[in-house]
Context: one part of a larger RNA
RNA sequence: CUGGGUUUAAAGGGUGCGCAGGCGGAAAUUAAGUCAGUGGUGAAAGCCCCGAGCUCAACUUGGGAACUGCCAUUGAUACUGAUUUUCUUGAAUAUAGUUGAAGCUGGCGGAAUACAACAUGUAGCGGUGAAAUGCAUAGAUAUGUUGUAGAACACCAAUUGCGAAGGCAGCUAGCUAAACUAUUAUUGACGCUGAGGCACGAAAGCGUGGGGAGCGAACAGGAUUAGAUACCCUGGUAGUCCACGCCCUAAACUAUGUUCACUCGAUAUUGGCGAUAUACUGUCAGUGUCCAAGCGAAAGCGUUAAGUGAACCACCUGGGGAGUACGUUCGCAAGAAUGAAACUC
Numbered sequence: 001c002u003g004g005g006u007u008u009a010a011a012g013g014g015u016g017c018g019c020a021g022g023c024g025g026a027a028a029u030u031a032a033g034u035c036a037g038u039g040g041u042g043a044a045a046g047c048c049c050c051g052a053g054c055u056c057a058a059c060u061u062g063g064g065a066a067c068u069g070c071c072a073u074u075g076a077u078a079c080u081g082a083u084u085u086u087c088u089u090g091a092a093u094a095u096a097g098u099u100g101a102a103g104c105u106g107g108c109g110g111a112a113u114a115c116a117a118c119a120u121g122u123a124g125c126g127g128u129g130a131a132a133u134g135c136a137u138a139g140a141u142a143u144g145u146u147g148u149a150g151a152a153c154a155c156c157a158a159u160u161g162c163g164a165a166g167g168c169a170g171c172u173a174g175c176u177a178a179a180c181u182a183u184u185a186u187u188g189a190c191g192c193u194g195a196g197g198c199a200c201g202a203a204a205g206c207g208u209g210g211g212g213a214g215c216g217a218a219c220a221g222g223a224u225u226a227g228a229u230a231c232c233c234u235g236g237u238a239g240u241c242c243a244c245g246c247c248c249u250a251a252a253c254u255a256u257g258u259u260c261a262c263u264c265g266a267u268a269u270u271g272g273c274g275a276u277a278u279a280c281u282g283u284c285a286g287u288g289u290c291c292a293a294g295c296g297a298a299a300g301c302g303u304u305a306a307g308u309g310a311a312c313c314a315c316c317u318g319g320g321g322a323g324u325a326c327g328u329u330c331g332c333a334a335g336a337a338u339g340a341a342a343c344u345c
């Protein structure tokens, strides 16, 4: 380079925005690429074809063809390009509605837990497979009243909903964003993808300052055991929480990149809209289940495709060595990103 692939065999980037690049709707004009005709040029020799001459051949030589090219000119217009002249179906906007645990900031609430004080009250409580460590006559556990603190929000709750992903759930106010539906009013291809780049990115971890109820790595003790650096129990520090700044990784999973078009149905459900309307039904956008065709090694997928096609990006090429070494970039560090080879089977 060509070809083949990427749910589970190696392989979809964690997610979006987006410069360059690649690709791109329907007409019109043009005629640069493209195609056709004609003219000129394309030295001779050589190559190729048909002949001729050396006894043949090599060799020499006559004629033809060819020289796939370039230039000029006359045309064609399907495709690509160019022009910006038009169009409305792609895209966006407008108007009127609707929806939701979408985000940020503030305020508020009740249950539970712990602690403190007071009151009642007396010998146990707690824990386990069974125990013990532990707590308790300096009055515990239990019950009641009051107060303080931090964290999380039972029921509603769902195969639900929202968000690009990570993720998001008490109530309420403000600010911000989005999607969908109806009208078909406006713009008129403004679109798709996207190497680099930028932004976001669970948990753990890091820095500074707060906070600290419960839980709880490390750690201590009690058990278990042959041992028990564990599983079980009693405690318990970091952490978990908040503010600001880093880290940038996950089975970041639908192990399935984004966008567009096409290809039988059934059923459930969420949000709209229409028919006068709760039944029933149609339609648009989602979320699930089951299946026809088709696909697939099979499991299975099946209008939310892993089917049939198109555009762009990312990635794969036997196992181990190894996501290691070295170098570079980033980071406070932990480490992250990029990423081999020898050797071996």
Base pairs, nucleotide, nucleotide: 004316005315006314007299008298012313014200015199016198017197021193022192023191025087026086027085028083029082030081032080033079034076035075036074037073038072039071040070041069048064049063050062051061052060053059090190091187092186093185094183095182096181097180098179099178102176103175104174105173106172107171108170109153113149114148115147116146117145118144119143120142124135125134161168162167205246206245207244208243209242210241214240215239219235220234221233222232257312258311259310260309261308262307265290266289267288268287269286270285271284272283273282274281294301295300318345319344320343327338328337329336330335
Molecule: small-subunit ribosomal RNA, central domain
Organism: metagenome